[in-house]
Context: one part of a larger RNA
Molecule: large-subunit ribosomal RNA, domain IV
Organism: Deltaproteobacteria bacterium
RNA sequence: CUGCUGUGAAGGAACUCGGCAAAUUGACACCGUAACUUCGGAAGAAGGUGUGCCCUCAGUAAGUAAGCGGACUCGCUCCGUGAGCUAAAAGGGGUUGCAGAGAAAUGGCGGUAGCGACUGUUUACCAAAAACACAGGACUACGCAAACACGCGAGUGGAUGUAUGUGGUCUGACGCCUGCCCGGUGCUGGUAGGUUAAGGGAAUCGGUUAGCCGCAAGGCGAAGCUGUGAACCGAAGCCCCAGUAAACGGCGGCCGUAACUAUAACGGUCCUAAGGUAGCGAAAUUCCUUGUCGGGUAAGUUCCGACCUGCACGAAUGGCGUAACGACUUCCGCACUGUCUCCACAGCAAACUCA
Numbered sequence: 001c002u003g004c005u006g007u008g009a010a011g012g013a014a015c016u017c018g019g020c021a022a023a024u025u026g027a028c029a030c031c032g033u034a035a036c037u038u039c040g041g042a043a044g045a046a047g048g049u050g051u052g053c054c055c056u057c058a059g060u061a062a063g064u065a066a067g068c069g070g071a072c073u074c075g076c077u078c079c080g081u082g083a084g085c086u087a088a089a090a091g092g093g094g095u096u097g098c099a100g101a102g103a104a105a106u107g108g109c110g111g112u113a114g115c116g117a118c119u120g121u122u123u124a125c126c127a128a129a130a131a132c133a134c135a136g137g138a139c140u141a142c143g144c145a146a147a148c149a150c151g152c153g154a155g156u157g158g159a160u161g162u163a164u165g166u167g168g169u170c171u172g173a174c175g176c177c178u179g180c181c182c183g184g185u186g187c188u189g190g191u192a193g194g195u196u197a198a199g200g201g202a203a204u205c206g207g208u209u210a211g212c213c214g215c216a217a218g219g220c221g222a223a224g225c226u227g228u229g230a231a232c233c234g235a236a237g238c239c240c241c242a243g244u245a246a247a248c249g250g251c252g253g254c255c256g257u258a259a260c261u262a263u264a265a266c267g268g269u270c271c272u273a274a275g276g277u278a279g280c281g282a283a284a285u286u287c288c289u290u291g292u293c294g295g296g297u298a299a300g301u302u303c304c305g306a307c308c309u310g311c312a313c314g315a316a317u318g319g320c321g322u323a324a325c326g327a328c329u330u331c332c333g334c335a336c337u338g339u340c341u342c343c344a345c346a347g348c349a350a351a352c353u354c355a
Base pairs, nucleotide, nucleotide: 002349003348004347005346006345007344008343010341011340014339019336027051028050029049030048031047036041038173052095053094054093055092056091062086063085064084067081068080069079070078071077072075096100108334109333110332111331113329114328115326116325120132121131136171137170138169139168140167141166142165148157149156150155174321175320176319177318179251180250181249184248185247186244187243188242189241190240193239194238195237199233200232205227206226207225208224211220212219213218252270253269254268255267256266279313280310291307292306293305294304295303
């Protein structure tokens, strides 16, 4: 020097990404306790006071209950009385140490905002969370030999269940709500027409040759067998017609206009399936940006409140709120401290030196 432990003048977060770590608090009894709230909570909120020993109250209150007496429903019953045993607290008086929950064990607290309602679950061995789940909400499939899933199959799960059921998908307590678009994609329904496979259908055109013709080479060629195979008929699907967004998804631009200026309730025009409603908004979303204003600080790229110019919020890929809850995240304060100014000392262990 290092590790572990302890103490510290003055200051008290100046440390640091961040009070990380440490310190503070701590038990029991009593007093007292805000906003907000789903009236349950918040709450041990916060903030205070007391605590030893002796005497007294007092063998008192209280507990238990032998024995005895009584009652009836006659019992491991009930009522009355009550020996014995156990035995406080509050109050009053006194006494004592630096210190009385005398050691150990044993919550630090408050305010603000974000996210997720909550208890739960998770990356066994770098992530515990705002991620997953959740009760609740919605859509959708399925009438039972169910849908769906596993298996080649028999069969099995679903379920010894039956629509207040089961499967799938999305959302995620609760409160207030959930706007417009069906043009595209998907799904559902429709069937007139178009297209259309296998198959049906056989027209047509070949091959072969009994025979016939020919001096020959060769030509023609029935039946049968065989090859090719037009028209026409022909399902679903697709085209087509509708519906459907808590289905996948989408939700405009330019120009002008009011008696200062500015702005534009108003007008014009182009495009679209329809042009973003309520609510929220520099946000876990804002590039420009440390936006601007206000608050907090002596000083604040963070934080809180507002504004709206939303690069690029927005309504179950839910929107906005919300008490309670959180080893979550942000900012501030009180208390407290070796985190720091700035280090010092002590103990233990190892190292090191000598033997």